[in-house]
RNAcentral holds the sequence, with entries from Rfam and Ribocentre.
The RNA shown here (SAM riboswitch aptamer (S box leader)) has 111 nucleotides and comes from Prosthecochloris sp. CIB 2401.
The organism belongs to Prosthecochloris, within Bacteria.
Model confidence (mean pLDDT): 82 of 100.

């Protein structure tokens, strides 16, 4: 880089640094000089892997939360494809509601 599998509508933020971006990427909307991004401590949140504990024994279930990781504005911030549709209407949009998936993230395991 890139293959599979799982999850993605819950949760969880102070400080110093720093100084103009930021929320993947497009369009929207949104955040941010009452300090974005980065980076540093510290502190939560969760529980995907490994450890433990109990109960179950193809192996799984529930707890802990000790090791690795992850995550701490807005559902993955929202929409993207398809299908439907009140209203608008010349064209065409289009509030909302349905169904898939790409895309992405993250974790585990190959390659």
């Nucleotide at each position: 880089c890139u293959g599979u599998c799982a999850u993605c509508c819950a949760g969880a933020a102070a400080g110093g640094u720093g100084g103009a971006g930021g929320g993947a990427c497009u369009g929207g909307c949104c955040c941010u000089g009452a300090g974005a991004a980065g980076c540093c401590u510290u502190g939560g949140c969760a529980a995907c892997c490994g450890u433990c504990a109990c109960g179950u024994u193809a192996u799984c279930g529930u707890g802990a939360g000790c090791g690795g990781u992850g995550c701490c504005a807005a559902u993955u911030c929202c929409a993207a494809c398809c299908c439907g549709g009140a209203c608008c209407g010349c064209a065409g949009g289009a509030a909302c509601g349905g169904g898939a998936c790409a895309a992405g993230a993250u974790g585990a395991u190959g390659g």